[in-house]
Molecule: small-subunit ribosomal RNA
Organism: Deltaproteobacteria bacterium RIFCSPHIGHO2_02_FULL_50_15
RNA sequence: UAACUGGAGAGUUUGAUUCUGGCUCAGAACGAACGCUGGCGGCGUGCCUAACACAUGCAAGUCGUACGAGAUAGCCCCUUCGGGGGUGUGUAAAGUGGCGCACGGGUGAGUAAUACGUGGGUAACCUGCCCUUGAGACGGGGACAACCUGCUGAAAGGCGGGCUAAUACCGGAUAAGACCACAGUUCCUCCGGGAACAGAGGUCAAAGAUGCCCUCUCCAUGGACGGUAUCACUUAAGGAUGGGCCCACGUCCCAUCAGCUUGUUGGUAGGGUAAUGGCCUACCAAGGCGAAGACGGGUAGCUGGUCUGAGAGGAUGAUCAGCCACACUGGAACUGAGACACGGUCCAGACUCCUACGGGAGGCAGCAGUGGGGAAUAUUGCGCAAUGGGCGAAAGCCUGACGCAGCAACGCCGCGUGAGUGAUGAAGGCCUUCGGGUCGUAAAGCUCUGUCAGAGGGGAAGAAUGCAAUAGAUUCGAACAGGGUCUGUUGUUGACGGUACCUUCAGAGGAAGCACCGGCUAACUCCGUGCCAGCAGCCGCGGUAAUACGGAGGGUGCAAGCGUUGUUCGGAAUUACUGGGCGUAAAGCGCGUGCAGGCGGUCUUGAAAGUCCCGUGUGAAAUCCCUCGGCUUAACUGGGGAAUGGCGCGGGAAACUCCAAGGCUAGAAUACGGGAGAAGUCAGCGGAAUUCCUAAUGUAGCGGUGAAAUGCGUAGAUAUUAGGAGGAACACCAGCGGCGAAAGCGGUUGACUAGCCCAAUAUUGACGCUGAGACGCGAAAGCGUGGGGAUCAAACAGGAUUAGAUACCCUGGUAGUCCACGCUGUAAACGAUGGAUACUAGGUGUUGGGGGAAUUGACCCCCUCAGUGCCGACGCUAACGCAUUAAGUAUCCCGCCUGGGGAGUACGGUCGCAAGACUAAAACUCAAAGGAAUUGACGGGGGCCCGCACAAGCGGUGGAGCAUGUGGUUCAAUUCGACGCAACGCGAAAAACCUUACCUGGACUUGACAUCUGGGGAAUCCCUCCGAAAAGAGGGAGUGCCCGCAAGGGAGCCCCAAGACAGGUGCUGCAUGGCUGUCGUCAGCUCGUGUCGUGAGAUGUUGGGUUAAGUCCCGCAACGAGCGCAACCCCCGCCUUUAGUUGCCAUCAUUUAGUUGGGCACUCUAAAGGGACUGCCCGGGUUAACCGGGAGGAAGGUGGGGACGACGUCAAGUCCUCAUGGCCUUUAUGUCUAGGGCUACACACGUGCUACAAUGGGUACUACAAAGGGUUGCCAACCCGUGAGGGGGAGCUAAUCCCAUCAAAGGUACUCUAAGUUCGGAUUGCAGUCUGCAACUCGACUGCAUGAAGCUGGAAUCGCUAGUAAUCGCGGAUCAGCAUGCCGCGGUGAAUACGUUCCCGGGCCUUGUACACACCGCCCGUCACACCACGAAAGUGAUUUAUACCAGAAGUCGGUGAGCUAACUUCGGAGGCAGCCGCCCAAGGUAUGGACCAUGAUUGGGGUGAAGUCGUAACAAGGUAUCCGUAGCGGAAGCUGCGGAUGGAUCACCUCCUUU
Repeated sequence: UAACUGGAGAGUUUGAUUCUGGCUCAGAACGAACGCUGGCGGCGUGCCUAACACAUGCAAGUCGUACGAGAUAGCCCCUUCGGGGGUGUGUAAAGUGGCGCACGGGUGAGUAAUACGUGGGUAACCUGCCCUUGAGACGGGGACAACCUGCUGAAAGGCGGGCUAAUACCGGAUAAGACCACAGUUCCUCCGGGAACAGAGGUCAAAGAUGCCCUCUCCAUGGACGGUAUCACUUAAGGAUGGGCCCACGUCCCAUCAGCUUGUUGGUAGGGUAAUGGCCUACCAAGGCGAAGACGGGUAGCUGGUCUGAGAGGAUGAUCAGCCACACUGGAACUGAGACACGGUCCAGACUCCUACGGGAGGCAGCAGUGGGGAAUAUUGCGCAAUGGGCGAAAGCCUGACGCAGCAACGCCGCGUGAGUGAUGAAGGCCUUCGGGUCGUAAAGCUCUGUCAGAGGGGAAGAAUGCAAUAGAUUCGAACAGGGUCUGUUGUUGACGGUACCUUCAGAGGAAGCACCGGCUAACUCCGUGCCAGCAGCCGCGGUAAUACGGAGGGUGCAAGCGUUGUUCGGAAUUACUGGGCGUAAAGCGCGUGCAGGCGGUCUUGAAAGUCCCGUGUGAAAUCCCUCGGCUUAACUGGGGAAUGGCGCGGGAAACUCCAAGGCUAGAAUACGGGAGAAGUCAGCGGAAUUCCUAAUGUAGCGGUGAAAUGCGUAGAUAUUAGGAGGAACACCAGCGGCGAAAGCGGUUGACUAGCCCAAUAUUGACGCUGAGACGCGAAAGCGUGGGGAUCAAACAGGAUUAGAUACCCUGGUAGUCCACGCUGUAAACGAUGGAUACUAGGUGUUGGGGGAAUUGACCCCCUCAGUGCCGACGCUAACGCAUUAAGUAUCCCGCCUGGGGAGUACGGUCGCAAGACUAAAACUCAAAGGAAUUGACGGGGGCCCGCACAAGCGGUGGAGCAUGUGGUUCAAUUCGACGCAACGCGAAAAACCUUACCUGGACUUGACAUCUGGGGAAUCCCUCCGAAAAGAGGGAGUGCCCGCAAGGGAGCCCCAAGACAGGUGCUGCAUGGCUGUCGUCAGCUCGUGUCGUGAGAUGUUGGGUUAAGUCCCGCAACGAGCGCAACCCCCGCCUUUAGUUGCCAUCAUUUAGUUGGGCACUCUAAAGGGACUGCCCGGGUUAACCGGGAGGAAGGUGGGGACGACGUCAAGUCCUCAUGGCCUUUAUGUCUAGGGCUACACACGUGCUACAAUGGGUACUACAAAGGGUUGCCAACCCGUGAGGGGGAGCUAAUCCCAUCAAAGGUACUCUAAGUUCGGAUUGCAGUCUGCAACUCGACUGCAUGAAGCUGGAAUCGCUAGUAAUCGCGGAUCAGCAUGCCGCGGUGAAUACGUUCCCGGGCCUUGUACACACCGCCCGUCACACCACGAAAGUGAUUUAUACCAGAAGUCGGUGAGCUAACUUCGGAGGCAGCCGCCCAAGGUAUGGACCAUGAUUGGGGUGAAGUCGUAACAAGGUAUCCGUAGCGGAAGCUGCGGAUGGAUCACCUCCUUU
């Protein structure tokens, strides 16, 4: 600084991350529609569908100043009553004639170019009305309508006769390069021609009307054939306006439309037109168009503009404006200045209507309106007052153009529905943690205002013209006639409309809804519902605590509207020009040669196409933008400006590109000299090996596998030896070595051929790069023909394996594998990386060549060119990674991609013998599919390590009987829970009643229990009846404590009543707290700061050692820290101190006896300490940590044991311990009570006890514990009983007494002698004891009798590494009673561990992954069922188009024209018309094709669907590594052969690299 003001993202793939990528949302807009709602006004807008059909009215007429003719009704008068006259009236209506009807208005069917837009051309043209200028308008003629009349028709109408006028029509005169032919001059020119001037010849015109006047002429006081004015007329030139034609450029999709074309392309001649031209005709030539997309198909009016967008773009073409096209469908011409004509004509067709059936009429895509279609779009209004148009001299007439009004919230804009005050924060609603919060100053109340609507009153602008009257000026004119033009004054004209606006009145009175409230996205609670009903734009909500469904309260947003749906742009950089990509996400053609095309080294000069600058024309108006103005504001609208990226013309510049010319040598190529090589083709040769054949030796096996079998072999195999045949392939050398464009190429020799590299010169002089199409090459498999055939080997056969095994393994075996010729043309044809050029740190191998230095030389060292590897900087990348061999930095060219699936499929086309290849969709469906990396988890991946994990041992379980728990079954009930480890002698450390939750029966309902209120009573105890009890009925005794003078009151307890409430072992452990189990006493789990990474995350915590240990040491971008480990705590083991009763007794005395005196040394008890720390030595180790050994020591490397359980996992367990949310129940799911059940019993499992016996059983005798318990108790002595036990009563509240005794195993002695026993004790009978209200269901124990199974236990499986296992007894809790269970205690007391391959579990590191609900994962295909869309199909139907032929209306044109004929005539005719013929041609018909659509029995695959069937293909080495191409086979995934890829794990080896 007038016309610069501008670019936002989010959700969704994952456990998480990042990238790629789609889907979805937020914005704006609309000619909209639908739902709910609705006060007013202004300005706009309003059939997007059926260019479907239309009733009715209106939408184009006008001129008497061109012409002739000319009424009716009514009224008046007359009348002979037939009628006549006047007026109406020279009016209406009609006719001739002129102008208009080609404008205005509608619609968008057709049209992809005869269109439109922009800019040009017309020297190839026209233009009525209008304007300017020149000239002129003389003199004649004959008709035809109207009208009259005749005939005819239902009508529409038609035919004939007669009269007549003109600005109608026709001759004649005059007339100009206006036209025709001839012949010139000058100028211009795009060279085709044009302009001006001008010569002689020919041709062509006309009309008057009206007003006024007498100057001129004629008659003549006046009038005209005169004059004049105006209008009209003729001709010519020019202008303006409008058009015709031509050119350039621009203008949609499909190439699954690739070739099209015969009037086609051009020429000559003619015709035709206003005019160029194949526009048309004849002849001649054979051209023309096309990959820069012809031809064909589909779609579509084009533009200014409109919407959106930062822009570039994209979409669109309503209203307004420009152009075009169309007017029921198709064809055609006429008239005219202009039409092939919306409200004209003719014909054909379809449709509708009228009809007397003969024939006629019609065309709303004008304005209204109707039907129909549709989601959907208005009044059969008023007016010409304004603006504009037609006619007219004018008045004026006409005008559904237009101006207005009506309907519609359809849009934009504006206004209102009130304002202030008002806290007892009213009532009420909702929520509540019950305290309160919120609706909420909101309401009410009080004080005000008066917009809009309502009523009353006033009341515009839009009106200017025109006309009339009048006044004046000017002009024509002979004129003081008249006319024209201009100016002033007065009068007259308004549909809207008594509208806008102004004012008065009363009164808050009449005026708020809609959507949303999980995230995106502003806005939250309650109730109902219970994967139901429903919601949903995407993600997703709903399976009993839903902010997501429905309702309510509250809130948020917008507001006379709000939402929904549809469509467009945006966001989407998601088609990328601005502004994307292609190693692994989608994407580099398998490779080359190369036409077109694109791009191209260096210097000079020129030109000026691109480019740049200046000027100029155009770019219509409206719109957008700026500014000023008008409606109260705004929307709306007026003036002026800015802008209009473009195109044309003129002038200029010359750096760059192009072009032309001339040079250069750095690109490229050639020549000369060397070099390496599995480069190619052809022909020969060689040896090893396999197989077969022959012969020989030789004998029973061979072969094959995880193990086997099929197979071969006594007819002699395998093995061995010799000889032969034949085919195929070439060990070692051999190497991330070499060559080739790729595919690919490997014995050796020769012939022929191509490419590459190096060195030094010379030559050419940009000759180059890329490369759509095109052409060529192209592994393996496969195909054709003919050979060959040793090996191997799809198919096939057999044997195994297996649930099956169409496989993996084995034995055989055919195509094929090989050769020649031909075809195929594909691969993970890969570096998943197109080609070329240039530039950008290095290091280190290796191949080929050259140079330097050096050497006898190969080596070695340095430099360089060309190849081929690895590592790595900058840079790049989503990351991985790439990195002079780029995936870096740039340029040029080509190819390709645009979500997943459907699908590289269908259809079509091309190729192929076939298999098939190339090209290549859509419907439908999903919200993902994917890349890289991260953390976990997992692996029939790897490494290291640990554990009674295996192994080595000992003893068990599984077999028997019994006990106990569980399942199952049964039952009225067998209460409930626990279910792999980690449920099952578990909850339950005690089910006869109780417990008890279950069942049956009997009862109660404020309740068995708690709190509150009112009334009464002390509580309490005893007795009787009934009953199974609970319960019920009755009787008796009896008053306490505190305060108080008394009355009375209070606390506690009981009874009665009412209601708040109680109660629930009812449900949900998946709503929870708490507690517990488990991985696991495994060594782990984390944090802060720092660092690295875009990030998830990593580092630390990995590594080397070591440990029981993330224990410690060392190293290290980490440094520290926390929870775990360890230690601290308890018990046991040694010692010391203290203290000795109930304990102890060495010494002294004593006793039956530590009994007593005495003592506290010892044992012991129970408190405090000490002690052990790798402290010391040796060795190893990194001088470390630590390890091995040793000494000392009671104990040695955590001394043994216990308590102690990290972050977390299992929705693990428990609502029946307790607590608790929600739900349910309330004369019952609560409570009381009796009996029953939890104890059942064809069966199955777990855990145990006792055994099967002699290491034993029995009998007798005889030793040694520890730790506990005891007053509702333990219970001694003594007595009784065979015994359980009974009687008895001492002692003990416990180091004192008791349980408890001799603990048992053990020891000693005797007996039993291998057996169902003197083993074993189940079962059963009888008799008892004890506890208890009560042992029937259903206790324990005792005695006698009975004497079952069982002789060491299949597959399988458990525990234990030392005071352990095994074995022996003792105690305790629970408990009236009841223990083989559980928890403890001590006694006796082993064996074995080589070791870590394997099984199981775990830890760390690493690797793969398509898993993350995490392998109990994921996931593939067939089959079956349902639904959906698509393909094929004998065909069928519709539409469209092409070709051939037939046919041929109307009409133009041509021919003819003997018929008819007013104007002219020289009378002969000319001219005209009808008729007929011909060309062309619309509709129509026949035939044959093409395209597209619909449909079709049947059929094919595809997609989707809840838990269907079969298998297990893939993801881990996925259990046969996977995948690609191809071929065969198979229910299916798939398998096998051949060749290829690594996008394969693992181990070993080789090579290379890095560091030293």